[in-house]
Context: one part of a larger RNA
Molecule: small-subunit ribosomal RNA, 3' major domain
Organism: uncultured bacterium
RNA sequence: UGACGGGGGCUCACACAAGCGGUGGAGCAUGUUGUUUAAUUCGAUGCAACGCGCAGAACCUUACCCGGGUUUGACAUGCUGGUGGUAGGACCUUGAAAGAGGAACGACCCUCGUCAGAGGGAGCCAGCACAGGUGUUGCAUGGCUGUCGUCAGCUCGUGUCGUGAGAUGUUGGGUUAAGUCCCGUAACGAGCGAAACCCCUAUCCCUAGUUGCCAGCGGGUAAUGCCGGGGACUCUAGGGAGACUGCCGGUGUCAAACCGGAGGACGGUGGGGAUGACGUCAAGUCAUCAUGGCCCUUACGCCCGGGGCUACAAACGUGCCACAAUGGCCGGUACAAUGGGAAGCGAACCCGCGAGGGGGAGCGAAUCCCCGAAAGCCGGUCCCAGUUCGGAUCGGAGGCUGCAACUCGCCUCCGUGAAGCUGGAAUCGCUAGUAACCGCGGAUCAGCUACGCCGCGGUGAAUAUGUUCCUGAGCCUUG
Numbered sequence: 001u002g003a004c005g006g007g008g009g010c011u012c013a014c015a016c017a018a019g020c021g022g023u024g025g026a027g028c029a030u031g032u033u034g035u036u037u038a039a040u041u042c043g044a045u046g047c048a049a050c051g052c053g054c055a056g057a058a059c060c061u062u063a064c065c066c067g068g069g070u071u072u073g074a075c076a077u078g079c080u081g082g083u084g085g086u087a088g089g090a091c092c093u094u095g096a097a098a099g100a101g102g103a104a105c106g107a108c109c110c111u112c113g114u115c116a117g118a119g120g121g122a123g124c125c126a127g128c129a130c131a132g133g134u135g136u137u138g139c140a141u142g143g144c145u146g147u148c149g150u151c152a153g154c155u156c157g158u159g160u161c162g163u164g165a166g167a168u169g170u171u172g173g174g175u176u177a178a179g180u181c182c183c184g185u186a187a188c189g190a191g192c193g194a195a196a197c198c199c200c201u202a203u204c205c206c207u208a209g210u211u212g213c214c215a216g217c218g219g220g221u222a223a224u225g226c227c228g229g230g231g232a233c234u235c236u237a238g239g240g241a242g243a244c245u246g247c248c249g250g251u252g253u254c255a256a257a258c259c260g261g262a263g264g265a266c267g268g269u270g271g272g273g274a275u276g277a278c279g280u281c282a283a284g285u286c287a288u289c290a291u292g293g294c295c296c297u298u299a300c301g302c303c304c305g306g307g308g309c310u311a312c313a314a315a316c317g318u319g320c321c322a323c324a325a326u327g328g329c330c331g332g333u334a335c336a337a338u339g340g341g342a343a344g345c346g347a348a349c350c351c352g353c354g355a356g357g358g359g360g361a362g363c364g365a366a367u368c369c370c371c372g373a374a375a376g377c378c379g380g381u382c383c384c385a386g387u388u389c390g391g392a393u394c395g396g397a398g399g400c401u402g403c404a405a406c407u408c409g410c411c412u413c414c415g416u417g418a419a420g421c422u423g424g425a426a427u428c429g430c431u432a433g434u435a436a437c438c439g440c441g442g443a444u445c446a447g448c449u450a451c452g453c454c455g456c457g458g459u460g461a462a463u464a465u466g467u468u469c470c471u472g473a474g475c476c477u478u479g
Base pairs, nucleotide, nucleotide: 004479005478007477008476009475010474011473012472013471015467016466019430020429021428022427023426027320028319029318030317031316032315033314034312035311042053043052064307065306066305067304068303069302070301073130077129078128079127080126081125082124083123088105091102092101093100094099108121109120110119111118112117132296133295135294136293137292141290142289143285144284145283146281148279153192154191155190156189157188158187159168160167161166172183173182174181198273199272200271201270203241204240205239206238207237208236209235217228218227219226244267247261248260249259250258251257323423327382328381329380330379331378332377333376339370340369341368344363345362349358350357351356389420394415395414396413397412398411399410400409436459437458438457439456440455441454442453
């Protein structure tokens, strides 16, 4: 000077408390440990690993295992020699394929040329130098990332103090979300952070009208902005206005600021996002990439077929669906937003109980399609029962994608109907359009093990007396 304390003071945070819903019990999905295995590739391991790298493991992916093959190599550059029936190559033999062997036919470019050809290049073959390695070291590294933590801190120049390490500034009194600002002050200033500048959202105005509108006029229909027409409104998307403690009252040190009020669509950083200081954890990643060292080079490289990554006594994490009556089932009926679409989205109509099939209109899309949103609302039924709850599991029959669904895909229908009657100790999330509940879209993607992830809208709460305690953090002080 730090760090630490079952030291102290002050202060924060869904940290506790208050409240709502979960996990921990069941079934299933998924990740992990363990075990097994020829292999179950590798990495991630308290918070900050465990629906993580994986935003798509049947083959491929794939890095693993078994087997078959291959060696200048699947790929790059250079050198030497060779090569016209050369390069390429239908087809044939063998084979699981890769590969190996054979083979009709049979080229291209440049220069010269007496139109015979000569030389050279590409290609190919042989050889050499090299390629290649998801082999090793994240304790050799770059880059990127997590975390403390969106916490309010971390420093510098000059000056001053101290023999010095260093201190001061940055402490103190107030105040703030904030080292935010004010006052004081041997300090005076400054930088990186905070804030602001950026994006979305809430109100209004302007501009613009192939979306929207009988709003006002006209036409038309069984009906529909369907048509003429209009820019009013909604909306779309470009610009602008608006919020600044600006105004009033009070408190306060004549301050910063705080409390209340007016006006206002919005107040006191309006809500959300992007943005992450000096540093910490020899944190994570040599398997995204790059890269030093080391190691393998008929193989630790490369190709292929099949298998494995999907194993299953057991344990843990994260989820989904339930245990029912604010519910299940049946019928009727209403209202979104974000997005995606050409090897694509695919309407009407027809077939099928259905998954789906046929069909192809329209649409590179505010125009067409995906696209019936669901919870909700209105009726009916069930009558507390392992049930008309619950749907696991299994049997059968089908559909779709794909070369191919045995290992190992998804979906539909019929049958089967398991555990489960609210979950011990313990433990998680959330302070408002939030939690909870409800559906919708997208990336990846042939298909999909998505209940995951990232978004979108619909319905829409309860509680916070407070800071004693648990956890983490900031400032001062003490040992």